[in-house]
RNA sequence: AUCUGUAAAGAGCAAACCUGUUGAAAAACAGGGACGCAAAGUCUGAAGUCUAAAGUAUUUCCAUACCAUGACCGUUCGACUGCCAGA
Numbered sequence: 001a002u003c004u005g006u007a008a009a010g011a012g013c014a015a016a017c018c019u020g021u022u023g024a025a026a027a028a029c030a031g032g033g034a035c036g037c038a039a040a041g042u043c044u045g046a047a048g049u050c051u052a053a054a055g056u057a058u059u060u061c062c063a064u065a066c067c068a069u070g071a072c073c074g075u076u077c078g079a080c081u082g083c084c085a086g087a
Stems, first nucleotide, its partner, number of pairs: 002087004012037002017032006035074001041080003045077003048072003055066004
C1' cells in the first nucleotide's frame, strides 16, 4: 500500500416504538430505547424515493393536477477520510 472481516479486544453509531419541541407535510432535533451497522463517518456529485407550503393551471366555491426551492445517504452508485485484527 492492497484485499478480507473467521475469532478476539477496546471504543462508536442507533431502526421501530414512546415523550417533548419544530415544521404545511415529508421529516428533523432532544431524552428514553436497541433492530441492526466495519464505514450506519463526511459530501446530495449521479440515480431513486417521500412530501407539496408557496407558485402555476383548472374550478363559482370546496377542491384537483403539476411542481423542490423542502427532506431521506439506515435505498443504490460515486468521491474523500478512518479503528482493530488477519492475509

c-di-GMP-I riboswitch aptamer, 87 nucleotides, folded computationally. The coordinates come from a structure-prediction model, not an experiment, and the mean pLDDT is 83. Its Rfam family is "c-di-GMP-I riboswitch aptamer". Rfam's curators write: GEMM was predicted in a large-scale screen for bacterial structured RNA regulatory elements. Its family is annotated with cyclic-di-GMP binding in the Gene Ontology. Of the family's consensus pairs, 95% are formed in the model.